[in-house]
Context: one part of a larger RNA
């Protein structure tokens, strides 16, 4: 290579949309490209295999046969695959009629909590700690009340409950917008699924420019613990976090499980539709989507997984191949940086 694998041992790209490619429903004719079968030539010789002789054996060496699994031409088959044409509805897509939803953008609004500001009352203390101390406070502070400013988060509801490709999403109300499920069988007729390149998004942290800044807080400072304390607690606080606009592009980016399809006991719970039954609703029985637990068969090294498979198959794409050296160097892309992305080897065990 070939084989074997990828949940926990190496290994599913963070996620989607897709270009080439690979694969691709049911039918009929027509072709004979791939397949298949028959015959012909052609596949030097040496080499390999078998068989005889030969050097007294042996390697050797000589004749002979067999191969040489390809290749080209011809006659033929038509089951599969492929091509052209026609047709079908079971995949796939419109259509109508419904429904659920923290999907996503924008803008307006609200209430609690905090913190500053002013002002009323009030007097010696507050704060914090495992004890304390730095800090605040007689220039009236903590705690109380009223007004006012401000920025951040939206408590209950709230749920192995929902939406979303994933990252992610929660306060009301409008406006624009995207996907999804259900019923009907009306319509197109295979229009599918997959995806190297490739483009798009992508928590937090960080960058750039410009705003904002209430709390909370890396770096720093102080006070404390300690043999020491760069910390764990405390007392202050800068970037930051927040908004626009641009980068960066990573994560235990996890279900550590890549998407698609069809098959294979069941019970139980929830969300969201549609049918039937029944007295209006609720209780019941059927379905169809998502979520969740428990387990047959079956698979597992075990743990588990188990109709939302890690079972039983097929299609396409990405990974893996001891452990360190290493996600290093070198080179090359991209980034303004930070660094991202590809990605070794020497040398060791």
């Nucleotide at each position: 290579c070939u084989g074997g694998g990828c949940g926990u041992a190496a290994a599913g790209a963070g996620u989607g949309c897709g270009u080439a490619g690979g694969c691709g429903g049911u039918u009929a004719u027509a072709u004979a490209a791939g397949u298949c079968a028959a015959a012909g030539g052609u596949g030097a010789a040496a080499u390999c295999u078998c068989c005889a002789c030969u050097u007294u054996c042996a390697a050797g060496g000589u004749g002979g046969a067999a191969a040489c699994u390809g290749c080209c031409u011809u006659u033929g088959a038509u089951a599969c695959u492929g091509u052209a044409u026609g047709a079908c509805u079971a995949g796939a897509g419109g259509g109508c009629a419904a429904g659920a939803g923290g999907g996503g953008g924008a803008a307006a609004u609200g209430g609690a909590a905090c913190u500053c500001u002013g002002g009323g009352a009030g007097u010696a203390g507050c704060g914090g700690u495992g004890a304390a101390a730095u800090g605040c406070g007689u220039a009236g502070a903590u705690a109380u009340c009223c007004a006012g400013a401000g920025g951040a988060a939206c408590g209950c509801c709230g749920g192995u409950a929902g939406c979303g490709a994933a990252g992610g999403c929660g306060a009301u109300u409008u406006c624009c917008u995207g996907g999804c499920u259900u019923g009907c069988a009306u319509c197109u007729g295979a229009c599918g699924c997959u995806g190297a390149g490739g483009c798009a998004c992508u928590a937090a942290a960080g960058c750039u420019a410009g705003g904002g800044g209430a709390g909370c807080g890396a770096u720093c400072g102080g006070g404390a613990u300690u043999a020491g304390a760069g910390a764990c607690c405390c007392c202050g606080g800068u970037a930051g976090u927040c908004c626009u606009a641009g980068c960066c592009c990573u994560a235990a980016a996890c279900g550590a499980u890549g998407g698609g399809u069809a098959c294979u006991a069941a019970g139980u719970g929830u969300g969201g539709g549609g049918g039937g039954a029944g007295c209006a609703u609720u209780a019941c029985c059927c379905u169809c989507c998502g979520u969740g637990c428990u387990g047959a068969a079956g698979u597992u090294a075990a743990c588990a997984c188990g109709u939302u498979a890690a079972g039983u198959a097929c299609c396409c794409c990405g990974c893996c191949u001891g452990g360190g050296g290493a996600g290093u160097a070198c080179g090359g892309u991209c980034g303004c940086a930070a660094g991202a992305c590809u990605g070794a080897a020497a040398c060791u065990c």

The part of an RNA shown here (small-subunit ribosomal RNA, central domain) has 349 nucleotides and comes from an uncultured bacterium. It matches the Rfam family "Bacterial small subunit ribosomal RNA".